[in-house]
Context: one part of a larger RNA
Molecule: small-subunit ribosomal RNA, 5' domain
Organism: uncultured bacterium
RNA sequence: GAAUGAACGCUGGCGGCGUGCCUAACACAUGCAAGUCGAGCGAGAAGCUAAGAAAUGCGUUUUCGGACAAAUUUCUCAGUGGAAAGCGGCGGACGGGUGAGUAACGCGUGGGUAACCUGCCCUUUACAGGGGGAUAGCAGCUGGAAACGGCUAUUAAUACCGCAUAAGCUGACAGCACCGCAUGGUGAAGUCGGAAAAAAUUUAUUGGUAAAGGAUGGACCCGCGUUCCAUUAGCUAGUUGGUGAGGUAAAGGCUCACCAAGGCGACGAUGGAUAGCCGACCUGAGAGGGUGAUCGGCCACACUGGGACUGAGACACGGCCCAGACUCCUACGGGAGGCAGCAGUGGGGAAUAUUGCACAAUGGGGGAAACCCUGAUGCAGCAACGCCGCGUGAACGAAGAAGGUUUUCGGAUCGUAAAGUUCUUUUCUUAGGGAAGAAGCAAGUGACGGUACCUAAGGAAUAAGCACCGGCUAACUACGUGCCAGCAGCCGCGGUAAUACGUAGGGUGCAAGCGUUAUCC
Numbered sequence: 001g002a003a004u005g006a007a008c009g010c011u012g013g014c015g016g017c018g019u020g021c022c023u024a025a026c027a028c029a030u031g032c033a034a035g036u037c038g039a040g041c042g043a044g045a046a047g048c049u050a051a052g053a054a055a056u057g058c059g060u061u062u063u064c065g066g067a068c069a070a071a072u073u074u075c076u077c078a079g080u081g082g083a084a085a086g087c088g089g090c091g092g093a094c095g096g097g098u099g100a101g102u103a104a105c106g107c108g109u110g111g112g113u114a115a116c117c118u119g120c121c122c123u124u125u126a127c128a129g130g131g132g133g134a135u136a137g138c139a140g141c142u143g144g145a146a147a148c149g150g151c152u153a154u155u156a157a158u159a160c161c162g163c164a165u166a167a168g169c170u171g172a173c174a175g176c177a178c179c180g181c182a183u184g185g186u187g188a189a190g191u192c193g194g195a196a197a198a199a200a201u202u203u204a205u206u207g208g209u210a211a212a213g214g215a216u217g218g219a220c221c222c223g224c225g226u227u228c229c230a231u232u233a234g235c236u237a238g239u240u241g242g243u244g245a246g247g248u249a250a251a252g253g254c255u256c257a258c259c260a261a262g263g264c265g266a267c268g269a270u271g272g273a274u275a276g277c278c279g280a281c282c283u284g285a286g287a288g289g290g291u292g293a294u295c296g297g298c299c300a301c302a303c304u305g306g307g308a309c310u311g312a313g314a315c316a317c318g319g320c321c322c323a324g325a326c327u328c329c330u331a332c333g334g335g336a337g338g339c340a341g342c343a344g345u346g347g348g349g350a351a352u353a354u355u356g357c358a359c360a361a362u363g364g365g366g367g368a369a370a371c372c373c374u375g376a377u378g379c380a381g382c383a384a385c386g387c388c389g390c391g392u393g394a395a396c397g398a399a400g401a402a403g404g405u406u407u408u409c410g411g412a413u414c415g416u417a418a419a420g421u422u423c424u425u426u427u428c429u430u431a432g433g434g435a436a437g438a439a440g441c442a443a444g445u446g447a448c449g450g451u452a453c454c455u456a457a458g459g460a461a462u463a464a465g466c467a468c469c470g471g472c473u474a475a476c477u478a479c480g481u482g483c484c485a486g487c488a489g490c491c492g493c494g495g496u497a498a499u500a501c502g503u504a505g506g507g508u509g510c511a512a513g514c515g516u517u518a519u520c521c
Base pairs, nucleotide, nucleotide: 001521003519004518006517007516008515009514010513013390014389015388016387017386018385019383020382021348026346027345028344030343031342032341035090036089037088040087041086047080048079049078051076052075053074054073055072056071059068060067061066097301098300099299106226107225108224109223110222111221112220113219116218117217121214122213123212124211125210126209127208129163131161132160139152140151141150142149143148169194170193171192172191173190176187177186178185179184199206200205201204227273228272229271234264235263236262239261240260241259242258243257244256245255246254276298277297278296279295280291281290282289283288303324304323305322306321307320326337327336328335329334354380356379357378358377362376363374364373365372366371393423394422395421396420403414404413405412406411428458429457430456431455432454433453437448465510466509467508468507469506470491471490472489476505477504478503479502480501486493487492
């Protein structure tokens, strides 16, 4: 000098764009953050409408016995309606957070899979015949304080289970052709076996099954690179390899049985310490050095440890089970919970924000759609935390006013500075107008926001500080103090004339900031 997710001190007008728990992966009150589909299914509350019955009776009439009766309430039945719950489908494996762990094929880069999987989407081919038994819900009875259940009866489906069918798929068998570095791969045929399906409605579509290919996403393997310590030198028993089997989507000690005795290591094994990695960011002429906030890619984690289930995909942040610590409820028998989602609270700390608005846009999930959900996201709020821009006025104005400071008492300086005169209105205040962002077949649809922006009126009106002035280093005098009080980045100042301490006047430098501290180059 440059830089920062900064903090502290003094000060502080506005706007745009960004950024904002670096510490306790400490504990969390409360609300919200993942639902959706009635065009899969049964059932169906409230409400509304019509009819009938009953009760009350605004009224009309009367021969005073009654008759007719609007309206209200209740019940029954029917229609409409569609809430809550349930079965079923898809989605809760994305999106969002954090960096604890990890020195590793984790990441980066370049390859490989003749060793693999892939829901939704696209293309193509071939199908979809005919049956069955349940079950939730609802109802009844019943256990429990609750959480949550139990029994009985009954019912539906795109839920579930057989059967049929099999172009293609697949298992076994024995061969053929071509290809490959080998295990093998590809192709066309043969024989005997095996496995599918679901329909729905508003009739326009959307779905279902099998197979092949694509796309997308993922899995695994390998070469190279990836911090410090040798005051860590030996490490290893599923260890290294083989055969066989199991397991997996798949290669493999991944697991197991048996066999062999190997494997790694000064080209640093093993151990210890530290750490998420990268694109990038900071610095530097570069080579390098440092960092890994925000944004983007990958990885890991979800109170701690372990486990599997479901599923195309998880060993699953807002799913399940077990154990543990902690918190809460309890009728003491037993239960409930997991903010490293968005806000917010306590705590820790030098230190880091609102329990805001909206799904209008972009994107995501569900749905045929309308639409619903979305603390993703878009916005607003707070903070000079950063960068950038603007302003705090402009021109004229010498009696060089008053006043301050200083003085050799003549003056000098603050200083055209002020006052005064003439202007301007960015900002500011008030009033009026007022967006784009909106794209859907049309209509309608804006949180931001009456915001940005435009116009008019008003009035210099609302707006300057901070550090420094001995040398390095731009900027000097006076007074006070007297090795005291104090300053200080280094050299060093201060013991009676201190340009170095404190104050004042003046000056210098930056400026809505200026200094200090910390860190890095």